[in-house]
RNA sequence: CCUGGCUCAGAACGAACGCUGGCGGCGCGUUUUAAGCAUGCAAGUCGAACGGGAACCUGAGUGCUUGCACUUGGGGGAGAGUGGCGAACGGGUGAGUAACACGUAGGUGAUCUAUCUUAAGAUUGGGGAUAGCCCAUGGAAACAUGGGGUAAUACCGGAUGAGCCCUGCUAUCGUAAGAGGUGGCAGGGGAAAGGCCCUUAGGGGUUGUCUUAAGCUGAGCCUGCGGCUCAUUAGUUAGUUGGUGGGGUAACGGCCUACCAAGGCGACGAUGAGUAGCCGGCCUGAGAGGGUGACCGGCCACACUGGGACUGAGACACGGCCCAGACUUCUACGGAAGGCAGCAGCUAAGAAUCUUCCGCAAUGGGCGAAAGCCUGACGGAGCGACGCCGCGUGAACGAAGAAGGCCGGAAGGUUGUAAAGUUCUUUUCUCGGGGGAGAAUAACCUUAGGAGGGAAUGCCUGAGGGAUGACAUGAACCGAGGAAUAAGCUACGGCUAAUUACGUGCCAGCAGCCGCGGUAACACGUAAGUGGCAAGCGUUGUUCGGAAUUAUUGGGCGUAAAGGGCGCGUAGGCGGCCAUGCAAGCCUGGUGUGAAAUCUCCCAGCUCAACUGGGAAUGCGCGCUGGGAACUGUGUGGCUAGAGUUUAGGAGGGGGAGCUGGAAUUCCUGGUGUAGGGGUGAAAUCUGUAGAUAUCAGGAAGAACACCGGUGGCGAAGGCGAGCUCCUGGCCAUAGACUGACGCUGAGGCGCGAAAGCGUGGGGAGCGAACAGGAUUAGAUACCUUGGUAGUCCACGCUGUAAACGAUGUGCACUAGGUGUAGGUUGGUAUGACAAUCUGUGCCGGAGCGAACGCGUUAAGUGCACCGCCUGGGGAGUAUGCUCGCAAGGGUGAAACUCAAAGGAAUUGACGGGGGCCCGCACAAGCGGUGGAGCAUGUGGUUUAAUUCGAUGAUACGCGAGAAACCCUACCAGGGCUUGACAUCUACGCCGAGACGGAAGAGAUUUCGUUGCCCCUUUUGGGGGGCGUAGACAGGUGCUGCAUGGCUGUCGUCAGCUCGUGCUGUGAAGUGUUGGGUUAAGUCCCGCAACGAGCGCAACCCCUGCUGUCUGUUGCCAGCAAGUAAUGUUGGGGACUCAGGCGGUACUGCCGGUGACAAACCGGAGGAAGGUGGGGACGACGUCAAGUCAUCAUGGCCCUUAUGUCCUGGGCUACACACGUGCUACAAUGGUCGGUACAGAGUGAUGCAAGACCGCGAGGUGGAGCAAAUCGCAGAAAGCCGGUCUCAGUACAGAUUGGAGUCUGAAACUCGACUUCAUGAAGGUGGAAUCGCUAGUAAUCGCGCAUCAGCAUGGCGCGGUGAAUACGUUCCCGGGCCUUGUACACACCGCCCGUCACACCACCCGAGUUGGGGGUACCCGAAGUCGCUAGUCUAACCAGCAAUGGGGGACGGUGCCGAAGUAUGCCUGUAAGGGGG
Repeated sequence: CCUGGCUCAGAACGAACGCUGGCGGCGCGUUUUAAGCAUGCAAGUCGAACGGGAACCUGAGUGCUUGCACUUGGGGGAGAGUGGCGAACGGGUGAGUAACACGUAGGUGAUCUAUCUUAAGAUUGGGGAUAGCCCAUGGAAACAUGGGGUAAUACCGGAUGAGCCCUGCUAUCGUAAGAGGUGGCAGGGGAAAGGCCCUUAGGGGUUGUCUUAAGCUGAGCCUGCGGCUCAUUAGUUAGUUGGUGGGGUAACGGCCUACCAAGGCGACGAUGAGUAGCCGGCCUGAGAGGGUGACCGGCCACACUGGGACUGAGACACGGCCCAGACUUCUACGGAAGGCAGCAGCUAAGAAUCUUCCGCAAUGGGCGAAAGCCUGACGGAGCGACGCCGCGUGAACGAAGAAGGCCGGAAGGUUGUAAAGUUCUUUUCUCGGGGGAGAAUAACCUUAGGAGGGAAUGCCUGAGGGAUGACAUGAACCGAGGAAUAAGCUACGGCUAAUUACGUGCCAGCAGCCGCGGUAACACGUAAGUGGCAAGCGUUGUUCGGAAUUAUUGGGCGUAAAGGGCGCGUAGGCGGCCAUGCAAGCCUGGUGUGAAAUCUCCCAGCUCAACUGGGAAUGCGCGCUGGGAACUGUGUGGCUAGAGUUUAGGAGGGGGAGCUGGAAUUCCUGGUGUAGGGGUGAAAUCUGUAGAUAUCAGGAAGAACACCGGUGGCGAAGGCGAGCUCCUGGCCAUAGACUGACGCUGAGGCGCGAAAGCGUGGGGAGCGAACAGGAUUAGAUACCUUGGUAGUCCACGCUGUAAACGAUGUGCACUAGGUGUAGGUUGGUAUGACAAUCUGUGCCGGAGCGAACGCGUUAAGUGCACCGCCUGGGGAGUAUGCUCGCAAGGGUGAAACUCAAAGGAAUUGACGGGGGCCCGCACAAGCGGUGGAGCAUGUGGUUUAAUUCGAUGAUACGCGAGAAACCCUACCAGGGCUUGACAUCUACGCCGAGACGGAAGAGAUUUCGUUGCCCCUUUUGGGGGGCGUAGACAGGUGCUGCAUGGCUGUCGUCAGCUCGUGCUGUGAAGUGUUGGGUUAAGUCCCGCAACGAGCGCAACCCCUGCUGUCUGUUGCCAGCAAGUAAUGUUGGGGACUCAGGCGGUACUGCCGGUGACAAACCGGAGGAAGGUGGGGACGACGUCAAGUCAUCAUGGCCCUUAUGUCCUGGGCUACACACGUGCUACAAUGGUCGGUACAGAGUGAUGCAAGACCGCGAGGUGGAGCAAAUCGCAGAAAGCCGGUCUCAGUACAGAUUGGAGUCUGAAACUCGACUUCAUGAAGGUGGAAUCGCUAGUAAUCGCGCAUCAGCAUGGCGCGGUGAAUACGUUCCCGGGCCUUGUACACACCGCCCGUCACACCACCCGAGUUGGGGGUACCCGAAGUCGCUAGUCUAACCAGCAAUGGGGGACGGUGCCGAAGUAUGCCUGUAAGGGGG
């Protein structure tokens, strides 16, 4: 940079939760268990269909206990009954249903429709019963039964019937189909009911009833199309599909039945499983879409669960019936009753959802002629911020910018015109007042007109009047009062608008994601301030959006997830050119429908809005119909450019079979020959004197085919390599002829398919899993080695996978080139070239593409066609199911859970037991050490009252410390002090400060005495100082070096580290700085899209080496002079040495060679010095949170009669032990004794101290000289000369110990150094390992200085003597540059894999177990329809005088079907244990 997921900002909600809460309007309110329900209400009405009639009132009469009873009239009409209509509407819910259930468009020539409307006609005459009622009976009840008698608009025959229905014949119209319409004729069949009113009593009116037709409305049935998931559901179906006959229905139909046929459905997804009421709409979205189906409206389904019919116009009926089941209630135990998914309400469930309200005033419904009755429909009110909308909580002025709060060191800032205060208003609120509209009209009254009629009651149309208000103490309005009654929630790290302080200290907590919190938290909590929204605000949940993150609009597949291993080919998709027809797609006009509500636009009504009303538009769809013909399709006719056939050529490890060949290997036989061979990093196992290896000859076997051989050939891929023969597939080129779109792709399917593996049978030389032995190793189930079985080979069969890769599907077309190579053709040549063209195979490369890498006519470019595949990582190519396989295993292929990433390409670093180049005492070559001994010193550890603290790989450990007896000192014990040991200031008081001495005490300290009396000023006074008291404050070596400054170590004196501009790249970044040379060096040169520059390197600085010049004292002394025992001692001198200034000198400058003509290198000359002359100081960007808060400084924190401060004593010096750094040795290149020579650099006044004297000595006495080129420390030592020792624990070595001393110091016990006498330890050159050094260096020898009273084996310097070695860069360590790989970036001390242990989470399998669902089978078979039956009973009708019989009916019996039931191999629930994640 890209890919890709996760997350957020928006809108919405029938919501819930937290905090808060003033008002009004309009909506909404069990989303959960179609769980169970107490109580009340939710469907009745009609007396103008009928019989009758209680209470009560009243008249009369009787009995007579004068107030009751009875009887009988009149009024009255409850309750119940017969009958009619309604109860199939309205209301609820969404369980079931994936279906003609729904939506939409049609059909019904296959149907029904009560009430209503219109039209026509009729309304005749009879009969028999039965509730109620009365009398009995049974029962707890519910209720039932018997007898008697009664009415109807209840029931039943008869008559009539234009029209109606059925049958037959016939005419005509119509149709795809006479299943339809309209006529005619004949036969058969079928009706009824009355009530009320008026009357001139004749009748009339009205309402009902009956028949028929038409209509309206509603319903039934059928069909096209449309809308869920799963293929880990692929086959399904027996009344199944069709036919014929019959039955049944309002009606078509396997709807049912008998027989016949064997069909029907399905990859365009049947069947099965899961889920789900569907739609108008609603939410979201730019849209396309996605989600959803609360409220309102349409349709469907259901009414405790399952089944069933009855009645009826309509039901298989929510508030009807029957049966079965579960549950609940009552019971006298025999039996009964019930169904809130109506309105309220209750219980349970749940995060969660309301009043057991008012009214029929309005709208609507049922009944009725009407009045009216009924109506939990409905109209209203109540509760809930649940939602939408509106209003308010005041307005104006008001700076002393009040107080308080917060921040700040202060100044000040902020809260903030905010408050207070002044003036004003009254929406809202409280109190009071009156109070519009919702009411239309009905009955009825008045009246106008009309039809009809003889009249009346009536009928039709209109006008005027005319009762009725749940809400409602309502709305709107008026009056009074008074700023009065009314603000919260959330956020403030980024996304994302708005910050500070304190508290806390990986705690408490936050968190949507990233992530905050481990002492300075803008992220937690609080406060202040600020932002946002506001009667709400946040949170949670859900949906859409953002997400182009399923991509139709609008994505991809070389490497990020993704091309099937390859082909053939079915269905399907797509398809060349010309002409013409059709009109299915397509385009266009008309028309029907697309309900209303909603949405959008306009207008209107509530003060606005929400809300409501009116109008318009849309509804992208479907149907009918007219037109068009470009394109697609389809029919017909043609064409040759696609594709193919054929003739004449070509190349080839293409395939199969057979035959043949040589080299090699192994084995066998024989010969020659002798001791090894073989193998490896090195070995061993192995083989060989029983003759190997080697060599010669002969033979056998199997496998593979050297050279040719090639980014060459062939094949679809896998793959194919000795030669020859036969069979056979494909390809290429050229020129004709022919066919005439015959093509491309290709889900399923079929075939091929390396190696390994499997089965059967062969074969087996070499090689060689497994296995065995030998090695290696900590181990070595490996790498190496010796053997060696399967296998490798052949035949036949299976397997079906690979990084089966070009990680790139197939086909066609188009789009710059260059250059190889293979096979053809054409032209051409000197038969070499070369040119053109086709096909294949490579490389480079332009445009273009691409995240980049790269691809680039062999595309990863530009298009078309078709197929396959992908959608974050892990879980997992796992589990499970199915399927294939002999097995191994293959194909298909999830989820839970978990993470905030996983991934690609490129970049810069770092790293590599990667590569190249180069350097360094890095190795090597050398010299000397350490590690062993004794001692010194530091550290660890241990110990201790304390052994103060720090430093800890390199880069701590003779380090801080350049000196621990006291002090230092920080530690410990004990004793003291508290404004303090020290600083500043204020107030008050007192006073010189101080010095000396005494006493107590361990001392600090306390106390006494003596002495002393500051400066200025004329005194007063002032200044400075000291002491005491009080307060601010001091003080802290207390913590944090991971809050810091400063300083330092290290990489490393390594050669690097960067910048500006330009250029390249989407970008990180690159270039420059890489490359070729060269250097100590990014030093320099050359080249170069770079050109320049900076910090580093080098140089400039210091010391040293040579020299010139100047200056000569304290230095020097050549010449001159003097002098001494001797000495530059003296005069003098400036020559020399030396010292100190200022200069010069060295630059690869010169010569030769090499190199590229450069830089540079090599050699040489000259020179004191030569290539940086030697040494020092000097340390780039940075690294190690390196070291130091105990040098110092410093933020924060902590202590404050102590963590401060003073003092005495102790400790830092301890000591089983371990390590580092050193000293001295182990000896003869030495020790020891004597003699003798030569430095440099320093240092000296509280100092160095000479000569002299004393002491063996350390040293002492004493003191010349010297603030130093003058005097002293101060004799340098090794060396040289001579003597001695003679290889030994010694005449080496000196530890340790004893004695005696010296010196410093108040003081050497803990705990100093030195001297001397005596003692004489370990140690005889040091294991593994390890350090320093490249020249005046190592080694060795002494000298000085700092610190310091005293005390170095340490540190820092100085000189004397003075080596060896470096072939070289393979290796070890460190470093530099280039390059490469990377999964690292805290950067290899990185990252990371698996087992095991413990805890937890989700999942899979699962012995078993018992629930649920569905299917199937079986048994039994309730209610009930339909059928059969003649056992019992039987009013209407028929026959008959009658008895009786017939017809019909009821009951009973019985058959089919039939719910529940039983079993169960399917699905689902549960589970010991097991398994992986």
The RNA shown here (small-subunit ribosomal RNA) has 1477 nucleotides and comes from an uncultured organism. It matches the Rfam family "Bacterial small subunit ribosomal RNA". The prediction has a mean pLDDT of 84.